[in-house]
RNA sequence: GGGCUGGUGGCUCAGUGGUAGAGCGCGUCGUUCGCAACGACGAGGUCGCGAGUUCGACUCUCGCCCAGUCCA
Numbered sequence: 001g002g003g004c005u006g007g008u009g010g011c012u013c014a015g016u017g018g019u020a021g022a023g024c025g026c027g028u029c030g031u032u033c034g035c036a037a038c039g040a041c042g043a044g045g046u047c048g049c050g051a052g053u054u055c056g057a058c059u060c061u062c063g064c065c066c067a068g069u070c071c072a
Stems, first nucleotide, its partner, number of pairs: 001071007010024004018055001026042005048064005
C1' cells in the first nucleotide's frame, strides 16, 4: 500500500428500508432476621464520523477513522 471481516446501552451480541432489542450488569420495590437466589418496575443508545440515494436509512452507496485478519 491492497483485500476481507467488524464498530449498536457499562459488557457480550441481535436487528436484510418503516418510531432500536435481548442476556448479564446498575437502581428502586417485594420476598428474608440478614445475604444470596427469585419476582415486579425503572434508568441508560445523536446505531464510529461525514456525505449521498430514498417519502423514509442501524440497514443501500461513497469517503474517512479505529480494531482484527490475510497478501505484498